[in-house]
The RNA shown here (transfer RNA) has 77 nucleotides and comes from a Caldifarciminota bacterium.
RNA sequence: GGGCGAUUAGCUCAGUUGGCUAGAGCGCCUCCCUUACAAGGAGGAGGUCAUCUGUUCAAUUCAGAUAUCGCCCAUCA
Repeated sequence: GGGCGAUUAGCUCAGUUGGCUAGAGCGCCUCCCUUACAAGGAGGAGGUCAUCUGUUCAAUUCAGAUAUCGCCCAUCA
């Protein structure tokens, strides 16, 4: 220098042939249960879908650029 992949909740990840103003598990908070803790039950909070631009009536999803991480190739040594 070139190619490919990844980026979604605090963590690990689903969701991609555009369409009900986005979900799971773990974690966190409240309540119930218990003498108490754990387990269990009920409820709740938490997201500018990495950033910017574009296409579209409509974008997590499509296109381009950028950033970070990983892998491969090439060059130099």
Notes: The coordinates come from a structure-prediction model, not an experiment, and the mean pLDDT is 80. It matches the Rfam family "tRNA". By type it is a transfer RNA.